[in-house]
RNA sequence: GAUGAACGCUAGCGGCAGGCCUAAUACAUGCAAGUCGAACGGAGUAGCAAUACUUAGUGGCGGACGGGUGCGGAACACGUACGUAACCUGCCCGAGAGAGGGGGACAACAGAGAGAAAUUUCUGCUAAUACCGCAUAAUGCAGCGGCACCAUAAGGUGACAGUUGUUAAAGGCGAAAGUCGCUUUCGGAGGGGCGUGCGUCUGAUUAGUUAGUUGGUGAGGUAACGGCUCACCAAGACGAUGAUCAGUAACUGGUCUGAGAGGAUGAUCAGUCACACGGGCACUGAGACACGGGCCCGACUCCUACGGGAGGCAGCAGUAGGGAAUAUUGGGCAAUGGAGGCAACUCUGACCCAGCCAUGCCGCGUGCAGGAUGAAGGCGCUAAGCGUUGUAAACUGCUUUUGUCGUGGAAGAAAAAGCUUAUGCGUAAGCAAUUGACGGUACACGAUGAAUAAGCAUCGGCUAACUCCGUGCCAGCAGCCGCGGUAAUACGGGGGAUGCGAGCGUUGUCCGGAUUUAUUGGGUUUAAAGGGUGCGUAGGCGGCUUAACAAGUCAGUGGUUAAAUUACUCAGCUCAACUGGGUGCUUGCCUUUGAUACUGUUAGGCUUGAAUGUUGUAGAGGUAAGUGGAAUUGGUAGUGUAGCGGUGAAAUGCAUAGAUACUACCAGGAACGUCGAUAGCGAAGGCAUCUUACUAUGCAAUGAUUGACGCUGAGGCACGAAAGCGUGGGUAUCAAACAGGAUUAGAUACCCUGGUAGUCCACGCUGUAAACGAUGCUAACUCGUUGUUGGCUUUUAUAGGUCAGUGACUAAGGGAAACCGUUAAGUUAGCCACCUGGGGAGUACGGCCGCAAGGUUGAAACUCAAAGGAAUUGACGGGGGUCCGCACAAGCGGUGGAGCAUGUGGUUUAAUUCGAUGAUACGCGAGGAACCUUACCUAGGCUAGAAUGUUAAGGAAUGAUUUAGAGAUAGAUCAGUCAGCAAUGACCUGAAACAAGGUGCUGCAUGGCUGUCGUCAGCUCGUGCCGUGAGGUGUUGGGCUAAGUCCCGCAACGAGCGCAACCCCUAUGUUUAGUUGCUAACAGGUAAAGCUGAGGACUCUAGACAGACUGCCUGCGCAAGCAGAGAGGAAGGAGGGGAUGACGUCAAGUCAUCAUGGCCCUUACGCCUAGGGCUACACACGUGCUACAAUGGUAGGUACAAAGGGUUGCUACAUGGUAACAUGAUGCCAAUCUCAAAAAGCCUAUCUCAGUUCGGAUUGAGGGCUGCAACUCGCCCUCAUGAAGUUGGAAUCGCUAGUAAUCGCGCAUCAGCAAUGGCGCGGUGAAUACGUUCCCGGACCUUGUACACACCGCCCGUCAAGCCAUGGGAGUUGGGUGGACCUAAAGACUGUAACCGCAAGGAGCAGUUCAGGGUAAAACCAGCGACUGGGGCU
Repeated sequence: GAUGAACGCUAGCGGCAGGCCUAAUACAUGCAAGUCGAACGGAGUAGCAAUACUUAGUGGCGGACGGGUGCGGAACACGUACGUAACCUGCCCGAGAGAGGGGGACAACAGAGAGAAAUUUCUGCUAAUACCGCAUAAUGCAGCGGCACCAUAAGGUGACAGUUGUUAAAGGCGAAAGUCGCUUUCGGAGGGGCGUGCGUCUGAUUAGUUAGUUGGUGAGGUAACGGCUCACCAAGACGAUGAUCAGUAACUGGUCUGAGAGGAUGAUCAGUCACACGGGCACUGAGACACGGGCCCGACUCCUACGGGAGGCAGCAGUAGGGAAUAUUGGGCAAUGGAGGCAACUCUGACCCAGCCAUGCCGCGUGCAGGAUGAAGGCGCUAAGCGUUGUAAACUGCUUUUGUCGUGGAAGAAAAAGCUUAUGCGUAAGCAAUUGACGGUACACGAUGAAUAAGCAUCGGCUAACUCCGUGCCAGCAGCCGCGGUAAUACGGGGGAUGCGAGCGUUGUCCGGAUUUAUUGGGUUUAAAGGGUGCGUAGGCGGCUUAACAAGUCAGUGGUUAAAUUACUCAGCUCAACUGGGUGCUUGCCUUUGAUACUGUUAGGCUUGAAUGUUGUAGAGGUAAGUGGAAUUGGUAGUGUAGCGGUGAAAUGCAUAGAUACUACCAGGAACGUCGAUAGCGAAGGCAUCUUACUAUGCAAUGAUUGACGCUGAGGCACGAAAGCGUGGGUAUCAAACAGGAUUAGAUACCCUGGUAGUCCACGCUGUAAACGAUGCUAACUCGUUGUUGGCUUUUAUAGGUCAGUGACUAAGGGAAACCGUUAAGUUAGCCACCUGGGGAGUACGGCCGCAAGGUUGAAACUCAAAGGAAUUGACGGGGGUCCGCACAAGCGGUGGAGCAUGUGGUUUAAUUCGAUGAUACGCGAGGAACCUUACCUAGGCUAGAAUGUUAAGGAAUGAUUUAGAGAUAGAUCAGUCAGCAAUGACCUGAAACAAGGUGCUGCAUGGCUGUCGUCAGCUCGUGCCGUGAGGUGUUGGGCUAAGUCCCGCAACGAGCGCAACCCCUAUGUUUAGUUGCUAACAGGUAAAGCUGAGGACUCUAGACAGACUGCCUGCGCAAGCAGAGAGGAAGGAGGGGAUGACGUCAAGUCAUCAUGGCCCUUACGCCUAGGGCUACACACGUGCUACAAUGGUAGGUACAAAGGGUUGCUACAUGGUAACAUGAUGCCAAUCUCAAAAAGCCUAUCUCAGUUCGGAUUGAGGGCUGCAACUCGCCCUCAUGAAGUUGGAAUCGCUAGUAAUCGCGCAUCAGCAAUGGCGCGGUGAAUACGUUCCCGGACCUUGUACACACCGCCCGUCAAGCCAUGGGAGUUGGGUGGACCUAAAGACUGUAACCGCAAGGAGCAGUUCAGGGUAAAACCAGCGACUGGGGCU
């Protein structure tokens, strides 16, 4: 785009068309084929009659047309073009001739019967245009004879006044004229029969078929040819150019689509065919093997008195049924057409009309113009408002198609018949009359009044059109991709928009897009696809040249190609659809006349293709027979002694009966080291010691011979690795199966020890391989460079040329790219083979081959939306290379065992609030849970609320006492009466109102902040260049670095974020400044003391500056840079430490810091209060502390820090207390006073290896402190008690120097403290690093990839379960078909003495044939089938 459509929603009108696609299923009822009385007799009705009318029967014509359907049929059925010299033809037209005279019947009717009926028997009468003789007769028919012409294969035609024989007839009407008929013959028209060329679906998993089969002779039969039928003879005929068989199908003009070529289709209309309940058969007839005729068989239905009968809607309506689905039991013969008739006329479900249906096409309408306060309402939003619906509405003016009403009102009708005129006849003209189903319809005019008239689908992309709410992987959508798991433009609804519009969507089907079957117009290295290789048949294709022919080809001509349709154009309905006229087209076939370049055919010639010869030459080419050495194994002998062998490590195995090892000899089989090579040969498979025989081939040179002999090659034939099979040999090694030993969770494997088929030979099968160059063969053409093999050639000879091979690189060109590139995958020609999404499946079934294994040929159902190729970027690898890191190693100290502290899990609980969960949660949020905190639980209370702002009003605020209560809270009493001159302000109470509140949910809606990879060295951009593109280059490479740090090179050149530097602390110095710090000199002074005067020298404090840059030297290096116990220097190669964290990753963490979208709660999920809980405790884990002791404990003495804190505070000092602490008192808002004692260390004493003078848990008693309050649940002190623990399994953590280890000090939080935690400070102060193989993590380059959620990936098979289709299957059921046998109706044919008939003939009987029926066997195709096999989806 289309549709004979259907379904859903909707629906105003008209015109034109269309309307059972399914059950060729069954049919009630009515109608669809009759007519003629001018062929005939009779009967009846009316009439007095004449006569008129009706018609059962005889007779004639028509029922073979018209109408329906598409069963069958793959065929001369259809289409097209021819033929018929092999034929027929009623009615019609033209023409010739004729119609004389007779006869006997049969219906009707009458009578008598049979039967339920249908129907029928007998007897008798009778007419004809019914039937039968006789006469006549030809240009008829049959036979014979010769002539001419045409055609040629038989043959045909014509004229003979040739000849012989034979064959006809009907009358009716009319007064008549005449007219309608009748017989015969020729011709015509139209209609048919038959034959032929070409065209006409699928399957080869259908390859052979055929006995009347093919042909001949003769006969029969037919309208006619013919095996159409029969007798005889011959053995043919058809077939890979697809016979036969199976399946499917009416064919065509046309229709739909397409640019076309094509593809699909065959409704309506038209042509042909076939069929008429299923099957067979003939009769009648001009015509039938007959839709509304007959006979028979069968199935079905109906009637019946059970004896027997009747029927055929695939005619028009209609009914049932089937189905997604298809109409009225209508009107009329007015028109057109048909049958009959002289005619009037009759009949006509053909036809013309009407009815139903949006089924389609076409047309019209549902109003038009103005109208902004942009109304109301709806919807949305950033919400006092804005946007949109929207000029839309209201309102004003206008129009009247359509509708309704009224009035008028067609065309379609012209005849026939009748009359008149003309005419020889057809006939023509004129006159007057009649006839309309549709239909009072179309149409016209008038009136009325915007009045009567809009829906459907869609809105994620494709694809025009966007928002809100609801829902929450639910409900649902979906053509493909895909939407939906709480912010859905995708579901449902609302608003809005878009598209089309009396329709709009959906579904089905066909074509297109699809160059996705490729003739036009595709491919085959890797995407599907080159046969394993050759020879060769058919076929296809084929070198140069001459001539002829004219088959192909080209041009013209004639015929046909039905009409309709389609195209163009003109015209008629108001337009259009529709209809009509004209033109074109009908691409084809046939005829005929030409042309001859090309192809072809025929006849010649040529040599360049091809082949042969000659001369050389090459090689693991093949076959056969011999031959050699090394090695393995075995045997014998010797030497010799305890192991050998084997592996990652072992074991099995061998060995004291002497192995392994070494030596000598012997035996046997198999394979051929070195040479040896991107070397050679062969068609491929393949071929390797050496020699010989036989044999094949290539190449070069030559140009002698043939003269296109060629190329390819469906089928076919041959060859064809390994494994395998058969028979017979052989068997050294190796080695499936098998055995044992290991490995392992297992190990029917990999490893080891053995070991049989086999491996070898001969003969025969098999016929496959990643049989690969994944690249068919042949020929021609298209730049180069460089190897190599075998020839030939050349006075440039280490070089050049040329031919044939064999490699590498590459231009043009090709290719999706990788790549190919004279050995093409380039450009052409010829031929063959093969491909058409993945899976199912190279499977099943069938055929063929094979001994088997199996091979070859080779599907479908079903299922998926992909499968696949090449390349790119990442990620990953028990891939490679380079490098780094307390990553390993080397060390030191821990954890894991104990007790306790603390966090977590789990459990428990009214609650044990919440979060954090590998690394990157677990002394984490929490830098302080007794109340508070607090978010949890129980109980009691409040509701504009606990807090803040605004406002009216009132009051100072506030303090104290008291009642109830657990308290919140509620109430009572007293005191008080603010500041300011004032306005007013601060504070309190408080009605009402607006803003409340939520540690409720979502960290997967978010901001901000943070962890981690990782302080790892990376991550990118602009321009250019390369690539079809994704992308690449830069950023890779060579060095160097801590570093993408720097240098060099380079189709790159630059740049940015990171690195580094700039900042802070610290290590040295200088300078400035000296108080609260310091004290060298001077002075004073103390028991002592920078205590005082004084001083700035020193330390120190804290500002500024200097200093370090591979700057210098040596060596190495192009450079960057590296090395050096280098120099100098306080410090040396980043001096040490900190802050600083690229692009990004983990939907990492946090809605409970805060902020915030959305959702949720609102007398509660908010707020207040008391008490409880967060501190529970069979258990498990993390992080720590203290220990287990002598490098120690205890006691006494004694020395040296840094950094911090302090007025609600730190507190000297004194006193009391064993002590915690208390009381008193002083200094200090701090370089001034104080916390403050530093500890380890050092000196001395003691303990003496024990569960201890170690260890301190636990518990008892008594105290202290903080605080409203230490019961749950604080810390400290004293006395007493004195648990586990004697150095910690597997495993695991930290640390590279002022580090680890060890020692103490301080601070934050804080009333106090569960701090052994965290953050800082200093004191003492090590060991070790060979090195980068391994473990972990990371960086760069490279490689593979079927991964991309990226290896925690992807993914295979069994098993379990559900569903689906399918193969096999004992069998079973059904179907169509062919052959055999038996039987056989009607009919036909043949024969025939008895019966009928004068006869012709008939009846009967017999035989043949045959629809149908039956029997048995076989093949084929389907259905079902216990069980069973694999497959697909989940």

Predicted 3D model of a 1434-nucleotide RNA (small-subunit ribosomal RNA) from an uncultured bacterium. The RNAcentral record of the sequence draws on ENA and SILVA. The coordinates come from a structure-prediction model, not an experiment, and the mean pLDDT is 83.